[in-house]
RNA sequence: CUAGUAGUAGCGAAGUCCGGUUAUCGCGCCUGGUUUGGAGCCAGGAGAUCGGGGGUUCGAAUCCCUCCUACUAGA
Numbered sequence: 001c002u003a004g005u006a007g008u009a010g011c012g013a014a015g016u017c018c019g020g021u022u023a024u025c026g027c028g029c030c031u032g033g034u035u036u037g038g039a040g041c042c043a044g045g046a047g048a049u050c051g052g053g054g055g056u057u058c059g060a061a062u063c064c065c066u067c068c069u070a071c072u073a074g075a
Stems, first nucleotide, its partner, number of pairs: 001074007010027004020058001029045006051067005
């Protein structure tokens, strides 16, 4: 320099192919119950404008362009 893969909550992932309700799950976190207390269990709750910017569209995590970061391959 070229090509490819990946970036979504504190952590790890799904969802993208084929655009459409208020973005889902596990762990963790908070509150309450249970317990003498803790763990465990039960119930409820908070947390991501989807790596940045722009475009297309009635509507974008999803499509297009560009940039950034990490990894892989090639030169």
Transfer RNA from a Cytophagales bacterium, 75 nucleotides, folded computationally. The RNAcentral record of the sequence draws on ENA. The coordinates come from a structure-prediction model, not an experiment, and the mean pLDDT is 81. NCBI's taxonomy places the organism under Bacteria, Pseudomonadati, Bacteroidota, Cytophagia, Cytophagales. It matches the Rfam family "tRNA". Gene Ontology term of the family: triplet codon-amino acid adaptor activity.